Small-subunit ribosomal RNA from an uncultured bacterium, 1450 nucleotides, folded computationally.
RNA sequence: GAUGAACGCUGGCGGCGUGCCUAACACAUGCAAGUCGAACGGGGAUAUAUUGGAAUGAGGAUUCGUCUGAAGGAAAAUGUAUCUUAGUGGCGGACGGGUGAGUAACGCGUGGGCAACCUACCGUAUACAGGGGGAUAACACUUAGAAAUAGGUGCUAAUACCGCAUAAGCGCACAGCAGUGCAUACUGGAGUGUGAAAAGCCGAGACGGUAUACGAUGGGCCCGCGUCUGAUUAGCCAGUUGGCAGGGUAACGGCCUACCAAAGCGACGAUCAGUAGCCGGCCUGAGAGGGCGGACGGCCACAUUGGGACUGAGACACGGCCCAGACUCCUACGGGAGGCAGCAGUGGGGAAUAUUGCACAAUGGGGGAAACCCUGAUGCAGCAACGCCGCGUGAAGGAAGACGGUUUUCGGAUUGUAAACUUCUUUUCUUAGUGAAGAAGAAAGUGACGGUAGCUAAGGAAUAAGCAUCGGCUAACUACGUGCCAGCAGCCGCGGUAAUACGUAGGAUGCGAGCGUUAUCCGGAAUUACUGGGUGUAAAGGGAGCGCAGGCGGGACUGCAAGUUGGAUGUGAAAUGCCGCAGCUUAACUGCGGAGCUGCAUCCAAAACUGUAGUUCUUGAGUGGAGUAGAGGCAAGCGGAAUUCCGAGUGUAGCGGUGAAAUGCGUAGAUAUUCGGAGGAACACCAGUGGCGAAGGCGGCUUGCUGGGCUCUAACUGACGCUGAGGCUCGAAAGUGUGGGGAGCAAACAGGAUUAGAUACCCUGGUAGUCCACACUGUAAACGAUGAUAGCUAGGUGUGGGGGGUCUGACCCCUUCCGUGCCGGAGUUAACGCAAUAAGCUAUCCACCUGGGGAGUACGGCCGCAAGGUUGAAACUCAAAGGAAUUGACGGGGGCCCGCACAAGCAGUGGAGUAUGUGGUUUAAUUCGAAGCAACGCGAAGAACCUUACCAGGUCUUGACAUCGUGUGCAUAGCCUAGAGAUAGGUGAAGUCCUUCGGGACACACAGACAGGUGGUGCAUGGUUGUCGUCAGCUCGUGUCGUGAGAUGUUGGGUUAAGUCCCGCAACGAGCGCAACCCUUGUAUUUAGUUGCUACGCAAGAGCACUCUAGAUAGACUGCCGUUGACAAAACGGAGGAAGGUGGGGAUGACGUCAAAUCAUCAUGCCCCUUACGACCUGGGCCACACACGUACUACAAUGGCGCACAACAGAGGGAAGCAAGACAGCGAUGUGGAGCAAACCCCUAAAAUGCGUCCCAGUUCAGAUUGCAGGCUGCAACCCGCCUGCAUGAAGUCGGAAUUGCUAGUAAUGGCAGGUCAGAAUACUGCCGUGAAUACGUUCCCGGGCCUUGUACACACCGCCCGUCACACCAUGAGAGUUGGGAAUACCCGAAGCCUGUGAGCUAACCGAAAGGGAGCAGCAGUCGAAGGUAGAAUCAAUGAUUGGGGUG
Repeated sequence: GAUGAACGCUGGCGGCGUGCCUAACACAUGCAAGUCGAACGGGGAUAUAUUGGAAUGAGGAUUCGUCUGAAGGAAAAUGUAUCUUAGUGGCGGACGGGUGAGUAACGCGUGGGCAACCUACCGUAUACAGGGGGAUAACACUUAGAAAUAGGUGCUAAUACCGCAUAAGCGCACAGCAGUGCAUACUGGAGUGUGAAAAGCCGAGACGGUAUACGAUGGGCCCGCGUCUGAUUAGCCAGUUGGCAGGGUAACGGCCUACCAAAGCGACGAUCAGUAGCCGGCCUGAGAGGGCGGACGGCCACAUUGGGACUGAGACACGGCCCAGACUCCUACGGGAGGCAGCAGUGGGGAAUAUUGCACAAUGGGGGAAACCCUGAUGCAGCAACGCCGCGUGAAGGAAGACGGUUUUCGGAUUGUAAACUUCUUUUCUUAGUGAAGAAGAAAGUGACGGUAGCUAAGGAAUAAGCAUCGGCUAACUACGUGCCAGCAGCCGCGGUAAUACGUAGGAUGCGAGCGUUAUCCGGAAUUACUGGGUGUAAAGGGAGCGCAGGCGGGACUGCAAGUUGGAUGUGAAAUGCCGCAGCUUAACUGCGGAGCUGCAUCCAAAACUGUAGUUCUUGAGUGGAGUAGAGGCAAGCGGAAUUCCGAGUGUAGCGGUGAAAUGCGUAGAUAUUCGGAGGAACACCAGUGGCGAAGGCGGCUUGCUGGGCUCUAACUGACGCUGAGGCUCGAAAGUGUGGGGAGCAAACAGGAUUAGAUACCCUGGUAGUCCACACUGUAAACGAUGAUAGCUAGGUGUGGGGGGUCUGACCCCUUCCGUGCCGGAGUUAACGCAAUAAGCUAUCCACCUGGGGAGUACGGCCGCAAGGUUGAAACUCAAAGGAAUUGACGGGGGCCCGCACAAGCAGUGGAGUAUGUGGUUUAAUUCGAAGCAACGCGAAGAACCUUACCAGGUCUUGACAUCGUGUGCAUAGCCUAGAGAUAGGUGAAGUCCUUCGGGACACACAGACAGGUGGUGCAUGGUUGUCGUCAGCUCGUGUCGUGAGAUGUUGGGUUAAGUCCCGCAACGAGCGCAACCCUUGUAUUUAGUUGCUACGCAAGAGCACUCUAGAUAGACUGCCGUUGACAAAACGGAGGAAGGUGGGGAUGACGUCAAAUCAUCAUGCCCCUUACGACCUGGGCCACACACGUACUACAAUGGCGCACAACAGAGGGAAGCAAGACAGCGAUGUGGAGCAAACCCCUAAAAUGCGUCCCAGUUCAGAUUGCAGGCUGCAACCCGCCUGCAUGAAGUCGGAAUUGCUAGUAAUGGCAGGUCAGAAUACUGCCGUGAAUACGUUCCCGGGCCUUGUACACACCGCCCGUCACACCAUGAGAGUUGGGAAUACCCGAAGCCUGUGAGCUAACCGAAAGGGAGCAGCAGUCGAAGGUAGAAUCAAUGAUUGGGGUG
């Protein structure tokens, strides 16, 4: 884009079209094929004429019983006229209408042929129609039957039927003439014999009949070409193929029959199976194609299923007949009837498809002379947005940008000129009026549609908008709800609490009486590639050769004309499509004209190319001749080295084997060594990206046989060529069969090791096998992952074989042919790469590919002894699988380098006790967070109350805290009572502050807005922090390279602590990092000096030299020298110097990583609570304790403890609710008291070290836990739960398993001191100084890191990815004892109807005959064929089956 569509939501009008795609399922009811009375007899009706005269009965008579009787005109009969019709007869029911089951076919399409045919009605032409006959429906009577219907007897007509006559240029037979043709043969004139016709009706015009010929129309048959899929269908066929004879037909023909022959079809796809009506055309597409065949038109087939004929011009017949089957209906049970795939309609099926309508007015058909009749053909109407087309649902103005809605950063924005409102219009709508064409050759008549279309008038914006979508593709975004739920989804994918993706709303976008969805087809898809693809690595070159068919094929000339090209003619139906014009108001629709219909056929022409026939050539190919290299093949023989075994000798205790061992061998003498022997297999060195071969493959030497190549020559042949489906041959290793052989090696197997295990890797043994002969197998990563052949297209450099040249010659050198390698240009390639040995540019042929898995599997076939090979699917499932390259990350990959990383050392931790933190457990609560390194003496720089967030109980509700409104005011203390307290009640009057004088602060009361939350989310966030890591890295601009991701720079050579610096370089520069600048410490100078210092005996005072304090300056830069290095950077050594190569320390932390930590510091979105998850109070808890871990302290002792003595030496800090001296009291903690000090001034304020004594290696004179008693301090308060002191008590512990930590110098270790926090409460933390070591060979290893490189199937990045079994669930599928069913055949049995054949004894009107009888025919019977049915065995396709196999998904 399209549709005969369906479904969901919605729906105003008109025009034109279309409408059972499924059950060719079954059908109630009505209609769809009749007509002709001018073919015929009869019946009926009406009218009329004639005859006839009934009923009634006026009147009259009367003996009253009756008689007569005008009028009346019935029934009936005859005739005429009109109408009607069952039957006979004629024509038509073979058309029109429906459907697509069957059919893969001369069915259809296209073009031809019939010298092998027919054709009613129609047209033209010629001729004719004489004279007879016998029946039979109807009808009447009757029989049987429920009916349908059938029978009997009798009568009758014809345009029904039958002879006879006549008849040609008609048919047949005979012989013959002329002409023609592609064969059979055909045509024409004439001759003889023979055969066959007719119908009438009538209105007297016509109409009809018969024969013949021609035409027209319609058909029949035959042929060329075309016409779906499957080879897992390869062979098929017996009337089969042909002939002869006959039969049959309108006609040819095995169409049928008998006989004869054995043919015919098939890889150019027979047969079989599946599917299917074919075409004009329709949809799509640029086209080529692909798909479809509904409506309309042509052809075919069918009419409940199967078979059959009859009639007829035509049928094997949709609304005819017979038979058989199934089904339905009626029945009196005996028997009958039926066929909507005609139009409506019903049931059913289905996602789904309409009215039991009107009319023959038009067009057309049948009958008829006609009027006319019939016509569900057709014309119309109805239903359905099913499709196409057109129109409308209003137009213009209108900003306070209204209300409402949505949203919001609360300002606004948007809906939106949209609405309201004003003016206007009336397509549509309603009403009324008018009112067609369609209807003709003239007059008249005739309209279902239809009072329709159209026109006019009036009314009034009046009656008329939805659907889908809004993450990207793809036009269109926000809010709320939901919370991996509900749901969406075409693909990618959304949804786990801020969803532009779900649902709703607002808004927007698209289309619009429709819009979406689903289904199907084409396109995009160059994704089956003819146009127009590929095969080194993505799927894809056959393992290799030979070669039949096939395809393709060198130069020159000549002929032919099959292909080819041109022209002409015929055809290519109409409709459709295209162009133009025209008609409906336009369009859809329709009409007219034109071109076209790319095709087929015939004829003519051309001869370049292909083909074909012939002649010729030598360059392709081959032969000959001369040479030549070679692991080419086959067979036979020979050889030496080595292994093993055997024999003998020497010789002694081990050998062997491994990472290390063991199994094994050996004192019965091994291994080792010497000599001799046996046997099998393989051939070191030469040996080479060297050689040969088609590939597999081929390696000692000699001989024989044998294939191929290369070079030279140019004698010969003269295109003999290339490729090659099938086919044939060869074909590594393993494997198989038979028979040999068997040294070594070695699947299986055994043992020993390794290991968690080890059915492995390692070791010791060891059988098939490996070897030979003959067979088989037929596969390999059979690889150059690269088919064969031919030609062309830059070079360079090796190597093997041959030829030529230069040269006297050997080399060298030049050149050429064939092979074999490397590098490389153009070109090519997705890239990698290939590149004269192409993966470049051309040509020919073959093979193969078309997403991954399922699967090279299943089934079937073929091959094989088997193993197995070959050919080779589907269901189902996924949205990928794959290639090449890129950046990272990773590696029990490589290279280089660094770090207390290892090593070398020192001290520890892990064991004990205690402190502290954590886990766990417990609890009413043990509040919360932190979790490998990078949580665990962490948040916490300090939980008795408070803190406090937790628990129990008691309380409050605008609140403990903030802002706003109103009112009041005595704000706030104090005191009393109750209570655990919060709080409540009372008492009370001491007493406010600021002020611009309005008021405000403050307090209380009331009302609501709100407060409040240590409630949740650190995975919504800001900020802050940790870590890799103070590691040396991380990037950018421009340029260049690459299709691109990206690369280069940043890599390389050196060097450094460093991407530090130097050199080189398609790079040149730059930024964040490094370094430096900052602080501190170490030296000096200078300035300034009190509270500091002192040369002054002390003090005061003085002074500022020294110490010190705190400002400035200097100093260090590889600067200097030497060596090394590349004349560099730099390194090493040295001098000088307080300090030397960043002097020591600190602060400083690139791009980023870990969804790292923190919502409980703070801030904050969203969610949640609101008489509570908020607030207050008392008490408790955070301090629990079987246990586990981390971090510390104290120890285990003699480098020590204790005591005594002298009592020496710091730094950095702190101090007013403070530090506190001296003095006094106390054993002591401490108390009393208080000098001094807001500090270089006063105070806190040293210890280890040192000296002397003692202890003598012990659970101690070590260690100090624990506990008791007595005290002290802080504080409302030390019970849970503080610190300190004294006395007493005196636990574990004797240096710590596996493992593990820190540290490279003023460092470790060790000693004390101070500070913060703090009422009190450090073994913690942060700082300070004192004493003060050991070791570093070095970078193999462990850990972490940096750079380069390599592999990768990883990218959440190795804590990755991922394989197989097992268990469970589901799905499809193979096998399976079987079972069931279908379709198509085969063989046999039975054999309906019916045609044909025979018979014709029974029967019979026409003709013949005087008759008998004959001719002819019918019934009957028999036979061939023959549908349905039955039986049987095979094959085939499905379904199903206990069980079983693998596969897929989770």
Rfam family: Bacterial small subunit ribosomal RNA. Its family is annotated with structural constituent of ribosome and ribosome in the Gene Ontology. RNAcentral holds the sequence, with entries from ENA and SILVA.